[in-house]
The prediction has a mean pLDDT of 80. A computed fold for a 73-nucleotide RNA from a Bacillota bacterium, annotated as transfer RNA. The organism belongs to Bacillota, within Bacteria.
RNA sequence: GCCUUCGUAGCUCAGUCGGUAGAGCAAGGGAUUGAAAAUCCCUGUGUCGGUGGUUCGAUUCCGCCCGAAGGCA
Numbered sequence: 001g002c003c004u005u006c007g008u009a010g011c012u013c014a015g016u017c018g019g020u021a022g023a024g025c026a027a028g029g030g031a032u033u034g035a036a037a038a039u040c041c042c043u044g045u046g047u048c049g050g051u052g053g054u055u056c057g058a059u060u061c062c063g064c065c066c067g068a069a070g071g072c073a
Base pairs, nucleotide, nucleotide: 001072002071003070004069005068006067007066010025011024012023013022019056027043028042029041030040031039049065050064051063052062053061
């Protein structure tokens, strides 16, 4: 330098035949307890990596850029 895959909540990830974003864990609040642990209930305002484009509408499709992993040279 070229190719492939990936980038979504604090962490690990789902959601991609375009219709306005979710799970587990963690965290916070509450119940319970003399106190704590365990258990149960409740709580998500995330510029979906950035920027343009297509579209009535983009996490999703297209271009470029940034970053990570792998491959080729």